[in-house]
RNA sequence: UAGUUAUCAAGAAAGGCGGAGGGAAUAGACCCAUUGAAACCUUAGCAACCCUUUGCACAUUGCAAUGAAGGUGCUAAAUUCUACCAAAAUUUGCAGUAAUGCAUUGGCGGCAGAUAACGA
Repeated sequence: UAGUUAUCAAGAAAGGCGGAGGGAAUAGACCCAUUGAAACCUUAGCAACCCUUUGCACAUUGCAAUGAAGGUGCUAAAUUCUACCAAAAUUUGCAGUAAUGCAUUGGCGGCAGAUAACGA
């Protein structure tokens, strides 16, 4: 680095340093930023993936509860929003006597990405 599985509308900031960008990439929108962006450092915090402890089942894993010492991660806005698909439900409009058709909208979808655990 490929791949597999799970999660991604919840939660949690101050200081130092730095000096103009940042919100992954492309485009658009929107937003953050000299009342100081990114990166880096310190401390604090959040969460509970790995993990601790206990119980049950059972067979070496699964479930439930518990904790936060350790390994990661994270600490503006839904992964900031849109982009692709449109079988179905739904919304709205038009046509039609109607069945229905066309357009529109539209997800717990897809793609991409992030994180964790596993991993040839």

Record summary:
A computed fold for a 120-nucleotide RNA from Cellulophaga baltica, annotated as SAM riboswitch aptamer (S box leader). Taxonomically the source falls in Paracellulophaga (Bacteria, Pseudomonadati, Flavobacteriales, Flavobacteriaceae). Of the family's consensus pairs, 97% are formed in the model. It matches the Rfam family "SAM riboswitch aptamer (S box leader)". Rfam's curators write: The SAM riboswitch is found upstream of a number of genes which code for proteins involved in methionine or cysteine biosynthesis in Gram-positive bacteria.